Overview:
A computed fold for an 88-nucleotide RNA from a Gemmatimonadota bacterium, annotated as c-di-GMP-I riboswitch aptamer. NCBI's taxonomy places the organism under Bacteria, Pseudomonadati, Gemmatimonadota.

[in-house]
RNA sequence: CGCUGCUCAGAGCAAACCCGUCUAAAGACGGCGACGCAGAGCUACGGGGCUACGGCGAGUUGAUCGCCAUGCCCGCCGGGCCGCCAGC
Numbered sequence: 001c002g003c004u005g006c007u008c009a010g011a012g013c014a015a016a017c018c019c020g021u022c023u024a025a026a027g028a029c030g031g032c033g034a035c036g037c038a039g040a041g042c043u044a045c046g047g048g049g050c051u052a053c054g055g056c057g058a059g060u061u062g063a064u065c066g067c068c069a070u071g072c073c074c075g076c077c078g079g080g081c082c083g084c085c086a087g088c
Base pairs, nucleotide, nucleotide: 002088003087004086005085012037013036018031019030020029021028022027035075041081042080043079045078046077047076048073049072050071054068055067056066057065058064
């Protein structure tokens, strides 16, 4: 340096539920709590997913419906960057 995660060590992260805050929402953050994770560290670059304040369209211009990310998810997959231990 590359591959692998069967084994060892020391650590790390924290799903759901519930509570609080923010948001139009998705969702995020904090607390609680551990379902899991060898990158569950970082990055929305490709695919995918979620949401639709607002915009556009339909509609009796009402209810409502459809479309659109500029919002969000890296704990959906891939790519990129950086990194612990062990084995080969």
Overview: The sequence was found by an Rfam model in a public genome assembly.